This is a predicted structure of a 583-nucleotide part of an RNA (large-subunit ribosomal RNA, domain V) from a Gammaproteobacteria bacterium. Rfam family: Bacterial large subunit ribosomal RNA. The source organism's lineage runs through Bacteria, Pseudomonadati, Pseudomonadota and Gammaproteobacteria. Model confidence (mean pLDDT): 85 of 100. It was read from a public genome assembly.

[in-house]
Context: one part of a larger RNA
RNA sequence: CCCGCGGCAAGACGGAAAGACCCCGUGAACCUUUACUACAGCUUUGCACUGGACUCUGAGUAUACUUGUGUAGGAUAGGUGGGAGGCUUUGAAACCAGGACGCCAGUUCUGGUGGAGCCGUCCUUGAAAUACCACCCUGGUGUACUUCGAGUUCUAACCCAGGUCCGUUAUCCGGAUCGGGGACAGUGUAUGGUGGGUAGUUUGACUGGGGCGGUCUCCUCCUAAAGAGUAACGGAGGAGCACGAAGGUACCCUAAGGACGGUCGGAAAUCGUCCGCUUAGUGCAAAGGCAUAAGGGUGCUUAACUGCGAGACAGACACGUCGAGCAGGUGCGAAAGCAGGUCUUAGUGAUCCGGUGGUUCUGUAUGGAAGGGCCAUCGCUCAACGGAUAAAAGGUACUCCGGGGAUAACAGGCUGAUUCCUCCCAAGAGUUCAUAUCGACGGGGGAGUUUGGCACCUCGAUGUCGGCUCAUCACAUCCUGGGGCUGUAGUCGGUCCCAAGGGUAUGGCUGUUCGCCAUUUAAAGUGGUACGCGAGCUGGGUUUAGAACGUCGUGAGACAGUUCGGUCCCUAUCUGCCGUAGG
Numbered sequence: 001c002c003c004g005c006g007g008c009a010a011g012a013c014g015g016a017a018a019g020a021c022c023c024c025g026u027g028a029a030c031c032u033u034u035a036c037u038a039c040a041g042c043u044u045u046g047c048a049c050u051g052g053a054c055u056c057u058g059a060g061u062a063u064a065c066u067u068g069u070g071u072a073g074g075a076u077a078g079g080u081g082g083g084a085g086g087c088u089u090u091g092a093a094a095c096c097a098g099g100a101c102g103c104c105a106g107u108u109c110u111g112g113u114g115g116a117g118c119c120g121u122c123c124u125u126g127a128a129a130u131a132c133c134a135c136c137c138u139g140g141u142g143u144a145c146u147u148c149g150a151g152u153u154c155u156a157a158c159c160c161a162g163g164u165c166c167g168u169u170a171u172c173c174g175g176a177u178c179g180g181g182g183a184c185a186g187u188g189u190a191u192g193g194u195g196g197g198u199a200g201u202u203u204g205a206c207u208g209g210g211g212c213g214g215u216c217u218c219c220u221c222c223u224a225a226a227g228a229g230u231a232a233c234g235g236a237g238g239a240g241c242a243c244g245a246a247g248g249u250a251c252c253c254u255a256a257g258g259a260c261g262g263u264c265g266g267a268a269a270u271c272g273u274c275c276g277c278u279u280a281g282u283g284c285a286a287a288g289g290c291a292u293a294a295g296g297g298u299g300c301u302u303a304a305c306u307g308c309g310a311g312a313c314a315g316a317c318a319c320g321u322c323g324a325g326c327a328g329g330u331g332c333g334a335a336a337g338c339a340g341g342u343c344u345u346a347g348u349g350a351u352c353c354g355g356u357g358g359u360u361c362u363g364u365a366u367g368g369a370a371g372g373g374c375c376a377u378c379g380c381u382c383a384a385c386g387g388a389u390a391a392a393a394g395g396u397a398c399u400c401c402g403g404g405g406a407u408a409a410c411a412g413g414c415u416g417a418u419u420c421c422u423c424c425c426a427a428g429a430g431u432u433c434a435u436a437u438c439g440a441c442g443g444g445g446g447a448g449u450u451u452g453g454c455a456c457c458u459c460g461a462u463g464u465c466g467g468c469u470c471a472u473c474a475c476a477u478c479c480u481g482g483g484g485c486u487g488u489a490g491u492c493g494g495u496c497c498c499a500a501g502g503g504u505a506u507g508g509c510u511g512u513u514c515g516c517c518a519u520u521u522a523a524a525g526u527g528g529u530a531c532g533c534g535a536g537c538u539g540g541g542u543u544u545a546g547a548a549c550g551u552c553g554u555g556a557g558a559c560a561g562u563u564c565g566g567u568c569c570c571u572a573u574c575u576g577c578c579g580u581a582g583g
Stems, first nucleotide, its partner, number of pairs: 001583002004580005010575003014570002022404004027400002029396004035201005041194003045190005051154006058147009068137001069105001078136005085119003094113008158181003162178006204216003213233001217239006240385001241283001242342002247301007257275005281290002284347001286345003305328004311322003317386001330339003353379007361372002411458001412456001413454003417451001419447006428438002465540001466538003470532001471529005478503003481498006505519005546564004550559003
């Protein structure tokens, strides 16, 4: 060196299973509920099957009789019209008795006595006689009819899983009969309520993983790199209006603050002088503006107009922005002119659907109408603000599917804030003396053991804490060895330098690493090795399915809270290592 055999399992990110954790999908399934919307079920009421009688309370119609008081005024005048006469032996006035109404003044009715009169026209009044007639209004009473409702009652619909008899040797069913209930119950139909009992669904996105928190549209500034534009869960603030004057126009005016002086009057009110050029003001945030003022007043006013609009800006689109000029009519101004809101940039919402007003539009044979169109206008914190629906929350550890290392948990990688080690400077402590020893405020390096940041390989799988077994390396050395300095007398130490050869504990508690305790030891080192080592073992912890407690939740359920229980597969092909035979 070649080729075997027997072994071991460190590697082949070994095999097995399109990762179950995590995220994503306008995926799924079950489960929950005070999510949404339905549907069973239950229930309310109307009508039908469904009829009679009586009583009561209402309503309507007809009829008869009644009722009616502001003030002035004979006095309790309902309205309007006709009207000069009307009523009366078919019993007037007056009186007596009783009833009704009542604003307590009276009105009216019935009966009796009575035996011939009573009232109007005339004065007051908006309106004239209940003198008389007619038609009505308001309220009331009686009668008749129709009818709603309530109650009671009847029997003939309807009901009986009550008795008896028959079909019939039949606990069904049907018939007969007796009895009970009874227009109820029950059923149909329409309607209101209730309704996780059942069903179908919804339950946003961004995001230095996801959740929690925050945000989502518009305006101003910075970032923004001197045209425009420009991102981040970058840094700062605002808006979701207001105003009939805070708009238009003509004319006029100029602040804040300070000093000094001055009654009440003060730091600050109003007044005077001077300084002061905008530090003031601008309805509201900021920026850019503003004295010809866009700032402050006064007068007159409505251009905060109608029909348009050359041409531009901006822009994926849809939106958005500016605009001279023309026609009509108007305001202010002597006029030239200015005026289609406000110093400018925020003060907002597409489409559908529907409402209101208008309209020489349309109009299903024709004429109309309904409906529609067009013009004007109204109704959205559709704020997740280019708005999925008129209408929507949760749980899953019982879970499932499709995907992702586009994205988290382990390990690795990069980084090195944090951590550890070291150096520089040396204020100070050390009785004195910075540097025996310790060393503030600061500064420079190193390591890659902690906690992190990033999300780069791996989600068609890289098994995760601790223990056991077996280790191997570094040295920033715990012991043993050799030295320097010492605030080293000696013994014991402190600190620094060299040094990795060898060595470096047993028990109690806990799943523990760690730690505390006990007893030893020369010493009981610090770290790396996928926090070494599960195709070597374990499986106590964590981290499935069962169950319980506490807490949270209406609930399904949940909890780096607790508790009991809970399947650890692989016959070694290659590399590697150990032993061994042959050439």